[in-house]
RNA sequence: CGGACACACUCUGGAGAGUCCCAUGACGGGCGCCGAAGGUGUAAGGAAAUAUUUUCCCAAUCUCUCAGGCAAAAGGACAGAGCAAAAAUA
Numbered sequence: 001c002g003g004a005c006a007c008a009c010u011c012u013g014g015a016g017a018g019u020c021c022c023a024u025g026a027c028g029g030g031c032g033c034c035g036a037a038g039g040u041g042u043a044a045g046g047a048a049a050u051a052u053u054u055u056c057c058c059a060a061u062c063u064c065u066c067a068g069g070c071a072a073a074a075g076g077a078c079a080g081a082g083c084a085a086a087a088a089u090a
Base pairs, nucleotide, nucleotide: 009082010081011080012079013078018031020030021029022028032070033069034068038066039064041062045057046056047055048054049053
C1' cells in the first nucleotide's frame, strides 16, 4: 500500500429420543431415554518454570449429559444461497 473469508442479518434444508406412569381444582412427583443451542472434560502441539518433572494454553460431530430436549409447534449443530457498514486480520 492492498485487503478477503469469517462474524451480524434474511431465506431454505436440518437429526435423535416415552403424545410414558402416578396424583391434583391448580402446583407437582417418578422412571426410562436423546445430543446437533449452550456448557464440562480431553490430544497432538506450544509456552513457562526448574527438574526430567510440574504448571499453563489448546480442537471436535469425541466425551459428560449440567443445561436443553423426547407428538405437533418452537428450538436446532451444520450446509446452501443472499447480503451489508466500520474496523481488524490472512
Molecule: Glycine riboswitch aptamer
Organism: Veillonellaceae bacterium DNF00626